[in-house]
RNA sequence: GGUGAAACAGGGCAAACCACUCGCGAGGGUGGGGCGCAAAGUCACAGGGCCCCCGAGGCCGGCUGGACUGCCACC
Numbered sequence: 001g002g003u004g005a006a007a008c009a010g011g012g013c014a015a016a017c018c019a020c021u022c023g024c025g026a027g028g029g030u031g032g033g034g035c036g037c038a039a040a041g042u043c044a045c046a047g048g049g050c051c052c053c054c055g056a057g058g059c060c061g062g063c064u065g066g067a068c069u070g071c072c073a074c075c
Base pairs, nucleotide, nucleotide: 001075002074003073004072012037013036017032018031019030020029021028022027035062041068042067043066045065046064047063048060049059050058051057
């Protein structure tokens, strides 16, 4: 560098829903929970979706692409 997969090791993350909390809202945080995930790690760069107080505003990375980084096995 390429290929592959939740298995073989260590394990990791955590949808819906519930509680508390922040936000006008989309949504965010913490705890419970566990549907799923090989980048379900990071970045709003392109597309896409969504919200409002409609602007040179904001939210979503668990929608697709891109960039950067990374575990294991095999080559």
c-di-GMP-I riboswitch aptamer from an Actinomycetota bacterium, 75 nucleotides, folded computationally. The coordinates come from a structure-prediction model, not an experiment, and the mean pLDDT is 80. The source organism's lineage runs through Bacteria, Bacillati and Actinomycetota. It was read from a public genome assembly, where an Rfam model found it. The model forms 94% of the base pairs in the Rfam consensus.